[in-house]
RNA sequence: UCCCGAAAAAGCUAAACCCGUUGCGAAACGGGGGCGGAAAGCGGCGGGUCUUAUAAGAUGGAUAAGAUGGCCGAGUUGUCGGA
Numbered sequence: 001u002c003c004c005g006a007a008a009a010a011g012c013u014a015a016a017c018c019c020g021u022u023g024c025g026a027a028a029c030g031g032g033g034g035c036g037g038a039a040a041g042c043g044g045c046g047g048g049u050c051u052u053a054u055a056a057g058a059u060g061g062a063u064a065a066g067a068u069g070g071c072c073g074a075g076u077u078g079u080c081g082g083a
Stems, first nucleotide, its partner, number of pairs: 004081003012037002017032006035070001041076002045073003048068007
């Protein structure tokens, strides 16, 4: 350094829910909160899921734009090294 792991140490983050704000919406942001997380740090690269619009107007699907990183994969940065 890499792989693997998370006992101990220093830390980080933060579910559901509540309040406020923004958005057509998915959802996001701030405060509280703490289910959890060895990357549940970062960034929309690929997929999945979700929202909106279009035409049709019965369903389903297609296209475009967006949301989701705590849906998955990959990329990149980071603490420790007891078993």